[in-house]
A computed fold for a 130-nucleotide RNA from Nocardioides albidus, annotated as FMN riboswitch aptamer (RFN element). Of the family's consensus pairs, 100% are formed in the model. The sequence was found by an Rfam model in a public genome assembly. Rfam family: FMN riboswitch aptamer (RFN element). Rfam links the family to the GO term FMN binding.
RNA sequence: UCGCGUGCUCUGGGGUCGGUGAGAGUCCGAACCGGCGGUGACAGUCCGCGACCCGAUCGCAGCCAGCGGUCGGUUGACCAGGUGGAACUCCUGGACCGACGGUGAAAGUCCGGAUGGGAAGUGCACGCAC
Numbered sequence: 001u002c003g004c005g006u007g008c009u010c011u012g013g014g015g016u017c018g019g020u021g022a023g024a025g026u027c028c029g030a031a032c033c034g035g036c037g038g039u040g041a042c043a044g045u046c047c048g049c050g051a052c053c054c055g056a057u058c059g060c061a062g063c064c065a066g067c068g069g070u071c072g073g074u075u076g077a078c079c080a081g082g083u084g085g086a087a088c089u090c091c092u093g094g095a096c097c098g099a100c101g102g103u104g105a106a107a108g109u110c111c112g113g114a115u116g117g118g119a120a121g122u123g124c125a126c127g128c129a130c
Stems, first nucleotide, its partner, number of pairs: 003128006010121001016030004031109002033098002035049004044096002053073008078094005100112003
């Protein structure tokens, strides 16, 4: 210096005002938010990663329920114009999207599983290679 490995570490933001109503941070009108890596130049909407959910399989337990490992699957949403060598990433305008369970009433924003788990990745340490 670049590459590889191991261990540890870190790893998400947001409900304010009004309306209706017996009741709504859930409906209606306006409001607010935008993880990580990549990409010819900065991304919620491109490409990839993940939590939830589903399946297979193995282990624990075994009456059932359940818990954990591994592998696989599923998983939202953008256009137009402008600048430029280059932008679905910038600027202007107008749009759109947001797991599951709960709830006096339907949730991206409240409560809960979760003081949890967690990949890609960040940082640190150690080892190996050059």